[in-house]
RNA sequence: GCAAACCGUUGGAAACAGCGGGACGCAAAGCUAUGGGGGCUAAUGUCAUUUUUCAGACAAUGCCAGCCCGGCCGCCG
Repeated sequence: GCAAACCGUUGGAAACAGCGGGACGCAAAGCUAUGGGGGCUAAUGUCAUUUUUCAGACAAUGCCAGCCCGGCCGCCG
């Protein structure tokens, strides 16, 4: 210097993000998702199922950098 969980509020279908409070932690907890991998959600689409009740699978164009590797910048010694 940054700021987790949690709380309030806004946006969002959601994941999640912004702002405020708050600090678990962090030399890179800075940036990069059009460098690679991994993970989350499924609006929407396809498939399946169905008397009713319950409610499934796959897929990102959405999201996560405080999941890992890499790239760029970077404090002290």
Molecule: c-di-GMP-I riboswitch aptamer
Organism: uncultured Acutalibacter sp.